[in-house]
RNA sequence: GGGCGGCUGGCGCAGCGGUAGCGCGCUUCCCUGACACGGAAGAGGUCACUGGUUCAAACCCAGUGUCGCCCA
Numbered sequence: 001g002g003g004c005g006g007c008u009g010g011c012g013c014a015g016c017g018g019u020a021g022c023g024c025g026c027u028u029c030c031c032u033g034a035c036a037c038g039g040a041a042g043a044g045g046u047c048a049c050u051g052g053u054u055c056a057a058a059c060c061c062a063g064u065g066u067c068g069c070c071c072a
Stems, first nucleotide, its partner, number of pairs: 001071007010024004018055001026042005048064005
């Protein structure tokens, strides 16, 4: 230098162009003498960034950043 892939709550990951979700974690309550386990409820996201396409974008297009792999 070229090619490919990843980037979504604290962490690990889903997500046919039409309400952004799951597991774990966290908070509150129940349970217990107390803790753990278990049960119920809840908080938490500018979907890496900037533009574009579209009635509508996490998703499509262009560029940028960053991480990883391959080639030279």
The prediction has a mean pLDDT of 85.
Predicted 3D model of a 72-nucleotide RNA (transfer RNA) from Propionibacterium freudenreichii.
Lineage of the source: Bacteria > Bacillati > Actinomycetota > Actinomycetes > Propionibacterium.
It matches the Rfam family "tRNA". By type it is a transfer RNA.